[in-house]
Context: one part of a larger RNA
RNA sequence: GGCAUACGGGGAAUGCCUAGGCUCUGCAAGGCGAAGAAGGACGUGAUAAGCUGCGAAAAGCCGCGGGGAGGUGCAAAUAACCGAUAAUCCGCGGAUAUCCGAAUGGGGCAACCCACCAUAUAAAUGGUACCUCGAAACGAGGAGCGAACCCUCUGAACUGAAACAUCUAAGUAAGAGGAGGAAGAGAAAACAACAGUGAUACCGCAAGUAGUGGCGAGCGAACGCGGCACAGCCCAAACCGGACACGUUUAGGCGUAUCCGGGGUAGUAGGACUGCGAGAUACAAGUAUAAAAAGAACCGGAACGGCAUGGAAAGGCCGUCCGUAGAAGGUGAAAGACCUGUACGGGCAAUUUUUAUACGCGUUAGCAGUAUCCUGAGUAGGUCGGGGCACGAGAAACCCAGACUGAAACCGGCGGGACCACCCGCCAAGGCUAAACACUCAGCAGAGACCGAUAGUGAACAAGUACCGUGAGGGAAAGGUGAAAAGAACCUUGAAUAAAGGAGUGAAAAAGACCCUGAAACCGUAUGCCU
Repeated sequence: GGCAUACGGGGAAUGCCUAGGCUCUGCAAGGCGAAGAAGGACGUGAUAAGCUGCGAAAAGCCGCGGGGAGGUGCAAAUAACCGAUAAUCCGCGGAUAUCCGAAUGGGGCAACCCACCAUAUAAAUGGUACCUCGAAACGAGGAGCGAACCCUCUGAACUGAAACAUCUAAGUAAGAGGAGGAAGAGAAAACAACAGUGAUACCGCAAGUAGUGGCGAGCGAACGCGGCACAGCCCAAACCGGACACGUUUAGGCGUAUCCGGGGUAGUAGGACUGCGAGAUACAAGUAUAAAAAGAACCGGAACGGCAUGGAAAGGCCGUCCGUAGAAGGUGAAAGACCUGUACGGGCAAUUUUUAUACGCGUUAGCAGUAUCCUGAGUAGGUCGGGGCACGAGAAACCCAGACUGAAACCGGCGGGACCACCCGCCAAGGCUAAACACUCAGCAGAGACCGAUAGUGAACAAGUACCGUGAGGGAAAGGUGAAAAGAACCUUGAAUAAAGGAGUGAAAAAGACCCUGAAACCGUAUGCCU
């Protein structure tokens, strides 16, 4: 020096555990904000660095309800206190709520500085930003924040095409604006095809079909069928009336413009208008009364003993019981009957919902006639160049906006994939519309052939912390004594508050706080063998 064995040190793997995560389901909610939000700064405790709570009324104040013996958060200890005159705690409602922040009196390097007006002054309090509506005062509204979902505007590239330019990626990512609990769409100028359907959206099929496509890569319908859910309406105009202004007049009026009220809403055309008739039926915001239900903390809630082992019984053995409860968690090992609970039942404030009755703002129909009037204009359409449609200019219909043009008026107009005719369908150029479908920041209840501390969130722990960066931003590590602190009084060695040895606690200290288990590397001590 090597190997082996034994015993240690070291180290943290592994096993077990879970306080935290991940994904999903049901229900509820889907917003907060000038009555000052979200988010912060600074304060606030007897002592107080952090977290939590709270706001100069500051780990809190008031009322009501619950609850019933302890309490002064995490968080021990000490001190000082509170509590049967009902505290702490839980629920609901209220008060207070510094400064910054949309931040809004002016300024500003956020949490700071400096004002003015009102009452004689001071203190205190209140007011004083901007924009929109409005003639204006007063007033009302807006502004900012928020995870995804939704609509609109702007809009890439990598990539694919085995290169690349049309094309693709993709109207995606990203940026901007806006709204809602959903959004958007929506009541045929639609489809269809000689038969018919009857708003929209979503799901399944049709179908990777028809098409489109440097006919490459790729892109990719519709009709129709089956489902889900169903709901339809209102204006503009004609006509009638009113207000105000202007014009005109024979001074009675008439006309024009604007505004308001009535009327009216259709495509087998409808309406105005004229005549006749009816004032029916149904719906209905809302209000009142009554009843019922839901609704917080919370309350009731069945049934077990013994023996032995053991530190400890819930495990074993013996004998029982309850069950509308044998979900689960805890308790010194494994508990239906010990604790918390569970099934079931009860409770009730704010508040909500439903039903019934009454009132009820309002809304809601007919028949006939067809002379006249109305039925959305810089619109439809056209040309040019674009965009959207599955459809890349193509034979290219249809839709959208731009430039230039530019109709008809019900004897009218549009569409049916160039175009024409016949035929069929429909009525544009105004508007609203529940449900069925998208999402989940946050809440409650639950589930898992999900993870179990290098996993699962970055974060089980003072985590978006420490730390790094001028900044945008980046971003950790770190869980486990024991059933209970019973956390080792006292003694000895020692400079010692280090460390160790006794003693003591404990089932165990080879559980001693660097604390469950404690692998390997690595480092020792002893013994044996070899060199």
Molecule: large-subunit ribosomal RNA, domain I
Organism: Flavobacteriales bacterium